[in-house]
RNA sequence: GUCUUAUUAAGAGAGGUGGAGGGAAUUGGCCCUAUGAAACCUCGGCAGCGGACUCUUUCAAUUGAGAACUGUGCCAAAUCCAACAAGCCGCAAGCUUGGAUGAUGAGAG
Numbered sequence: 001g002u003c004u005u006a007u008u009a010a011g012a013g014a015g016g017u018g019g020a021g022g023g024a025a026u027u028g029g030c031c032c033u034a035u036g037a038a039a040c041c042u043c044g045g046c047a048g049c050g051g052a053c054u055c056u057u058u059c060a061a062u063u064g065a066g067a068a069c070u071g072u073g074c075c076a077a078a079u080c081c082a083a084c085a086a087g088c089c090g091c092a093a094g095c096u097u098g099g100a101u102g103a104u105g106a107g108a109g
Stems, first nucleotide, its partner, number of pairs: 002108007013043005021032003026083004044075003048072004053066003084098005
């Protein structure tokens, strides 16, 4: 990197180096940023997914909760919002639902 599948409005930042961008890509919007962007390092934190553990539940499979040991992941804003489709609405604006895209985990070849 490809395929399948689950989740995606919860949660969690300080310091150092650095020096102008960043919020995945395109378009439009909106926002963050010299009161210091990206990136890297150190320390800290969160608790989503897999494993192990404790309690709970079940005849069993399992269910719910805890803790933060382990593999990952994450620590502005809903995946920042919209884009496509359907519905509500006389139109527009707006709203709802679904999809798409992306991200992360688990599994497969």